[in-house]
Context: one part of a larger RNA
RNA sequence: UUAGGUGUAAAGUGUUUGUAGGUGGCUUUUUAAGUCUGCCAUCAAAUCCCAGGGCUCAACCUUGUACAGACGGUGGAAACUACCAAGUUAGAGUAUAGUAGGGGCAGAGGGAAUUUUUGGUGGAGUGAUGAAAUGCAUAGAGAUAAAAAAGAACACCAACGAUGAAAGCACUCUGCUGGGCUGACACUGACAUUGAGAGACAAAAGCUAGGGGAGUGAAUGGGAUUAGAUACCCAGUAGUCCUAGCUGUAAAUGAUGGAUACUAGGCGCUAUGCUUAUUGAUCCAUGUAGUGCUAUAGCUAAUGCGUUAAGUAUCCUGCUUGGGAGUAUGUUCUCAAGAAUGAAACUC
Numbered sequence: 001u002u003a004g005g006u007g008u009a010a011a012g013u014g015u016u017u018g019u020a021g022g023u024g025g026c027u028u029u030u031u032a033a034g035u036c037u038g039c040c041a042u043c044a045a046a047u048c049c050c051a052g053g054g055c056u057c058a059a060c061c062u063u064g065u066a067c068a069g070a071c072g073g074u075g076g077a078a079a080c081u082a083c084c085a086a087g088u089u090a091g092a093g094u095a096u097a098g099u100a101g102g103g104g105c106a107g108a109g110g111g112a113a114u115u116u117u118u119g120g121u122g123g124a125g126u127g128a129u130g131a132a133a134u135g136c137a138u139a140g141a142g143a144u145a146a147a148a149a150a151g152a153a154c155a156c157c158a159a160c161g162a163u164g165a166a167a168g169c170a171c172u173c174u175g176c177u178g179g180g181c182u183g184a185c186a187c188u189g190a191c192a193u194u195g196a197g198a199g200a201c202a203a204a205a206g207c208u209a210g211g212g213g214a215g216u217g218a219a220u221g222g223g224a225u226u227a228g229a230u231a232c233c234c235a236g237u238a239g240u241c242c243u244a245g246c247u248g249u250a251a252a253u254g255a256u257g258g259a260u261a262c263u264a265g266g267c268g269c270u271a272u273g274c275u276u277a278u279u280g281a282u283c284c285a286u287g288u289a290g291u292g293c294u295a296u297a298g299c300u301a302a303u304g305c306g307u308u309a310a311g312u313a314u315c316c317u318g319c320u321u322g323g324g325a326g327u328a329u330g331u332u333c334u335c336a337a338g339a340a341u342g343a344a345a346c347u348c
Base pairs, nucleotide, nucleotide: 004320005319006318007303008302014201015200016199017198021194022193023192025088026087027086028085031082033081034080035077036076037075038074039073040072042070043069050064051063052062053061054060091191092188093187094186096183097182098181099180103177104176105175106174107173108172109171110154114150115149116148117147118146120144121143125136126135163168206246207245208244209243210242211241215240216239220235221234222233223232257316258315259314260313261312262311265294266293267292268291269290270289271288272287273286298305299304322347323346330341331340332339333338
C1' cells in the first nucleotide's frame, strides 16, 4: 500500500468545538472539465498471443494477421458528477408559546453523626482479636445526660429514575447562566455532515504557594501470629478539604467513532402534545424526544446483538498481524513525577 477487519480474538482517539480537505436535498437553465462516442495520426524491430511453415519431434528458426488499450488532434451527445444562473422547502437554523431536570458558577442557611474540650453523675475496667498483647484508665477511663468548638459528608425520599459532550452531578433556599424537549407553524433558504493538523474541557493520584485538619489514612513506629508476616491489631505523617496555578493520564467501558435513511411485534419508565370520558382525578386510543426489558427477520466463531443493531445501505474519520515494546533513540511539552510521538536487531 491492497484486501479483510475493529463489543469479548490485534484494532474506536477520554470527550467535544472546528480549519484545510472529503462527501452532500428537490426543480429548471447554461457550459462541456470529468464521462460516452465517430474519424484521423502515432504507439520501431525483436518479444508475447493466434493461424501456418522449416530443422526426424521439441526447444529453436521463420511467414502472416491482430484483439484490447493508451497519448494527441478533430467532430458529436448531454443522462450522471462538476460549472453558471434562477427557484423551492422535506435537511439545518432563527424567532415565538410552553415545559422537565442532582446541567454549571456564586452567596446564604440547616440538622443527624463523629472527635475534642469543660464542668456533673458514677466507680473499675475499657478497647481490640481467631485468641491475645501493645493502647486508654483510680492524676477517675469506658458509660451516661448537658454546654461549647471544629472539620468533612449530606440518611430517608432514591428508582432498571433525571441531567450533562465526556469527566461528572444529590441537605435546603436565593441570584446569574448553558443546553435539551414539545406544540403551532412566522422567517432564512442547503446555510449540511465528517474532520488531518489546531483549540477547549477532562476522575483519582501527584506537584507549587498559602490556608485548614474532625474522620479516614499510603509511609512509618509499636503489639501479635508465622518458617517468613510488608497481610491482622494499636497508634499515625503526607494526602483527602478550600483558594490560585500546573499535570493530561484511567478497565477515561456500552471494552461498541460520528452522521443519515430503511427493516415484525410485546411489556414498562421519564418529559410533553392530542383525542375521548368525567364536576375533577383515575381510565381508553395515539404522536414526538429519551431511557430499560423481552423477542421476529437478519447478522455472529460462539456468546449474544436485535428500530438505542453487533441487521440492510451510503458518507467522512481514527486504528489494526506473536514477543522484543509502549522499550531504545531523537524531538516536543512539563517545576518535577512524567506525558506525547515512537522503531530496529533478535526470536518464534
Background:
Predicted 3D model of a 348-nucleotide part of an RNA (small-subunit ribosomal RNA, central domain) from Adansonia madagascariensis. Its Rfam family is "Bacterial small subunit ribosomal RNA". NCBI's taxonomy places the organism under Eukaryota, Embryophyta, Pentapetalae, Malvales, Adansonia. The coordinates come from a structure-prediction model, not an experiment, and the mean pLDDT is 85.